[in-house]
């Protein structure tokens, strides 16, 4: 010098356990900020905040109700497992 590989934020599926169903959450738009392979910068990916628009599947049973239990529903929170997984430059490992 050449070849190959490892490794992120996250995505998907399954399982467990929660939340909501008296409507939060998820998703969408705008603005602002933040983190992001081992290092640097970085976004059309991710997260947070503010504002805005839109929006739902409940049912059984006990109870006066709040609520309890059970079965559902939500492009629902978290964790585990499986799997996919940085475009640039530098580095790391192996082979040559």
């Nucleotide at each position: 010098g050449g070849u190959a590989g490892a490794g992120u934020a996250g995505g998907u599926g399954c399982u467990g356990u929660g939340c909501g169903u008296c409507a939060a959450g998820u998703g969408c738009c705008a603005c602002a900020g933040g983190a992001u392979g081992g290092g640097a910068a970085g976004u059309u990916g991710c997260c947070u905040g503010u504002g805005g628009a839109c929006g739902a599947a409940g049912g059984g049973u006990c109870g006066a109700a709040g609520g309890g239990c059970c079965c559902g529903c939500g492009g629902u929170g978290c964790a585990g497992c499986a799997u996919c997984g940085c475009g640039u430059c530098c580095g790391c490992u192996a082979c040559u």